[in-house]
Molecule: c-di-AMP riboswitch aptamer (ydaO/yuaA leader)
Organism: Desulfovibrio sp.
RNA sequence: UGGCUUCCAACGUCGAGUUCCGCCCGUGGCGGAAGCGGGGGACCCACUUUCCCGGGGCGUAUCGCCGGUCUUCCGGCGUAGGGCAACCUCUUCGGCCCGAGCCCGUCAGCUAACCUCGUAGACGUCGAAGGGGAAACCG
Numbered sequence: 001u002g003g004c005u006u007c008c009a010a011c012g013u014c015g016a017g018u019u020c021c022g023c024c025c026g027u028g029g030c031g032g033a034a035g036c037g038g039g040g041g042a043c044c045c046a047c048u049u050u051c052c053c054g055g056g057g058c059g060u061a062u063c064g065c066c067g068g069u070c071u072u073c074c075g076g077c078g079u080a081g082g083g084c085a086a087c088c089u090c091u092u093c094g095g096c097c098c099g100a101g102c103c104c105g106u107c108a109g110c111u112a113a114c115c116u117c118g119u120a121g122a123c124g125u126c127g128a129a130g131g132g133g134a135a136a137c138c139g
Stems, first nucleotide, its partner, number of pairs: 011124004018034007035119006045109001054107001055104004063078006081098004087133008
């Protein structure tokens, strides 16, 4: 001096997943409030048969085709949809990435009052043009 890895802080990305307070107490536990997010739940409206291979929720994560050692499952190519910070936001162009997983348990349409649950986890940069807003500096 350069590269890689690990840890901490700051800043930030996806996401609802942030802030504050009290008590015990010892560096954590319990409880509460606000904010944000989800579920259940009337009239009205919608649905209304039969059948069973049920049905439903969170989430961007759905659907199609092909192949495999072919229920399950695995792989590939696409796709609905979603994401990509250096003040914020909108539009446009190009590029990159994801397109999972989990839960309820035969039960749930919408739904005022009302009831109830969560407040995690995983990570570290994409460039350009134009519009609007904010901030700072200068005058």